[in-house]
RNA sequence: UUCGACACCAGGCAAACAUAUUGAAAAGUAUGGACGCAAAGUCUCCGACCUAAUGGCAACUAUGGCAGCGGGAUUGCAACA
Numbered sequence: 001u002u003c004g005a006c007a008c009c010a011g012g013c014a015a016a017c018a019u020a021u022u023g024a025a026a027a028g029u030a031u032g033g034a035c036g037c038a039a040a041g042u043c044u045c046c047g048a049c050c051u052a053a054u055g056g057c058a059a060c061u062a063u064g065g066c067a068g069c070g071g072g073a074u075u076g077c078a079a080c081a
Base pairs, nucleotide, nucleotide: 012037013036017032018031019030020029021028022027035068041074042073043072045071046070047069049065050064055060
């Protein structure tokens, strides 16, 4: 310099939907199922959003929910650059 080959793993999670079930609801859980996700692992500390049992004449209201809305905290995997 030319030609060819090889490598970026192993894997993980699981949207919608369906069935069953819990709940006032939002939504959750289990099974199936994959829309996607390099934190779509964990945690409500902050903001946003959803619901309105409760309270209130009404407007409205979280102590309920959402971590797959964002910020933050914390843990984890890979890499030749």
A computed fold for an 81-nucleotide RNA from a Gammaproteobacteria bacterium, annotated as c-di-GMP-I riboswitch aptamer. The coordinates come from a structure-prediction model, not an experiment, and the mean pLDDT is 83. Taxonomically the source falls in Gammaproteobacteria (Bacteria, Pseudomonadati, Pseudomonadota). It matches the Rfam family "c-di-GMP-I riboswitch aptamer". Gene Ontology term of the family: cyclic-di-GMP binding. Rfam's curators write: GEMM was predicted in a large-scale screen for bacterial structured RNA regulatory elements. Of the family's consensus pairs, 94% are formed in the model. It was read from a public genome assembly, where an Rfam model found it.